[in-house]
Context: one part of a larger RNA
RNA sequence: CUGGGCGUAAAGCGCACGCAGGCGGUCUUGUAAGUUGGAUGUGAAAGCCCUCGGCUUAACUGAGGGAUGCCAUUCAAUACUGCGAGGCUGGAGAGUGACAGAGGAGAGUAGAAUUCCCGGUGUAGUAGUGAAAUGCUUAGAUAUCGGGAGGAAUACCAGUGGCGAAGGCGGCUCUCUGGGUCAUUUCUGACGCUCAUGUGCGAAAGCUAGGGUAGAGAACGGGAUUAGAAACCCCGGUACUCCUAGCCGUAAACGAUGUCAACUAUGUGUAGGAGGUAACCAAUCCUUCUGUACUGUCGCAAACGCAAUAAGUUGACCGCCUGGGGACUACGGCCGCAAGGUUAAAACUC
Repeated sequence: CUGGGCGUAAAGCGCACGCAGGCGGUCUUGUAAGUUGGAUGUGAAAGCCCUCGGCUUAACUGAGGGAUGCCAUUCAAUACUGCGAGGCUGGAGAGUGACAGAGGAGAGUAGAAUUCCCGGUGUAGUAGUGAAAUGCUUAGAUAUCGGGAGGAAUACCAGUGGCGAAGGCGGCUCUCUGGGUCAUUUCUGACGCUCAUGUGCGAAAGCUAGGGUAGAGAACGGGAUUAGAAACCCCGGUACUCCUAGCCGUAAACGAUGUCAACUAUGUGUAGGAGGUAACCAAUCCUUCUGUACUGUCGCAAACGCAAUAAGUUGACCGCCUGGGGACUACGGCCGCAAGGUUAAAACUC
């Protein structure tokens, strides 16, 4: 050096893009850098191996031979890798024709409901709970009818349904816009995979400035409960939740499962497409591709379980782990307005 692991035991970066780096389909040809072989030189001695010898033996030691390994020069080989040249189409991308979708951004708009305001009817309660009380109400509440204001969210459809890299996305309409699937096999001709550093995106809460504020609601006030009640329950209620611009950069950011590719029994449901059967249309049935679930053989696994969406069998590249606590900490660096984030020890102790 090689040799172990990462769903749940320690361990997959929250997600993506991507420079350097690593790795890279198929055919022909050249070259001969890597690679392989020969020769020559070198490879001190000791040591190592073999043979012979010296101490009574051995250890020890003397002599001779050899080997390992490295390097240089030179000659040769050309399978593999590299490099140069020229092709190919299966990887990758483009074109054409269809298709589905809560994918993203902006603008507009609709109905139901809650609350509030105005007016009508109407009279004594209402609200709330395990039971109550605080609260609201004869200054006319609750209830009910009509009108109006405003904010937020979109019942049913709705589905282990769909879309998105992840975070996430749900009324309807319009504009702009990203990605995907299927069919065709028309074009390019390896243009690819992964990716340290870097860059971007990134729920909620929080922060800055300016708006907005219906409901809900940390803090806070009150009523209960209780031995107490800093809570659970009830009545209120500020920040916040919403919008615009900018920060923050974290989550059980989870499939606790990195990305890409190949291979390896079935069966069933569901979503999107294509082909065939059938046919007036449709339904049905069969085949196939893509997604999403369930079942299950081999195999794997400590077991649980996973099982073509692998945790199976392999390859490429990256990240990460190395007993518990101390410690998602201290110090220092970087970032941030702050809150804090990120990177990350040691003493000591079991």
Molecule: small-subunit ribosomal RNA, central domain
Organism: metagenome